RNA sequence: UUAUGAAAAUGGCAAACUUACUCGAAAGGUAAAGACGCAAAGCUACGGGCCUAAAUACGCAGUGUACAAGGCAGCCGAGUCACCUAA
Numbered sequence: 001u002u003a004u005g006a007a008a009a010u011g012g013c014a015a016a017c018u019u020a021c022u023c024g025a026a027a028g029g030u031a032a033a034g035a036c037g038c039a040a041a042g043c044u045a046c047g048g049g050c051c052u053a054a055a056u057a058c059g060c061a062g063u064g065u066a067c068a069a070g071g072c073a074g075c076c077g078a079g080u081c082a083c084c085u086a087a
Base pairs, nucleotide, nucleotide: 001087002086003085005084012038013037018032019031020030021029023028036074042080043079044078046077047076048075049072050071051070056066057065058064
């Protein structure tokens, strides 16, 4: 530097469910517990996508529609850093 990561070692992360939060409007997040999976399931919302819709606008008489400046990196791409192994 490359890798459609075969075998191995040290290890790492942690979906769903459950509980808590003097976090949040919600989506979601954090902590505990858990173990579906993951070779970047490390990091960055930059492009696409998805979730929510507080505020706002419109409608209007109980709530409806639109909308991200809120989220998701375990949806895809991109960028960036990195352990072991192999060449």
The RNA shown here (c-di-GMP-I riboswitch aptamer) has 87 nucleotides and comes from Planococcus soli. The sequence was found by an Rfam model in a public genome assembly. Taxonomically the source falls in Planococcus (Bacteria, Bacillati, Caryophanales, Caryophanaceae).